Predicted 3D model of an 80-nucleotide RNA (c-di-GMP-I-GGC riboswitch aptamer) from an Actinomycetota bacterium.
The coordinates come from a structure-prediction model, not an experiment, and the mean pLDDT is 89.
NCBI's taxonomy places the organism under Bacteria, Bacillati, Actinomycetota.
The sequence was found by an Rfam model in a public genome assembly.
RNA sequence: CACGAAAAAGGCAAACCUGCCGCGAGGCAGGGGCGCAAAGCCACGGGUCUUACGAGGGGGAGACAGCCGGGUUGCCGAAA
Numbered sequence: 001c002a003c004g005a006a007a008a009a010g011g012c013a014a015a016c017c018u019g020c021c022g023c024g025a026g027g028c029a030g031g032g033g034c035g036c037a038a039a040g041c042c043a044c045g046g047g048u049c050u051u052a053c054g055a056g057g058g059g060g061a062g063a064c065a066g067c068c069g070g071g072u073u074g075c076c077g078a079a080a
Stems, first nucleotide, its partner, number of pairs: 003077002011036002016031006034066001040072003044069003047064005053058001
């Protein structure tokens, strides 16, 4: 560099519930724990979703990093 144990230490936290914020997709906090080796971070490409506008083709503004790529940083250390 790469790889990822029925390893050790530590970490994150789906659905669902509660409170608050948002028109909404959703977000934040607490509980919870399905899972995760980048389930850390970045909307760059694709995708999905929300919402103005438009007769429509479209299209402005947004959401999702736990959909797939890409970029970037990083804990641990068996085997090959």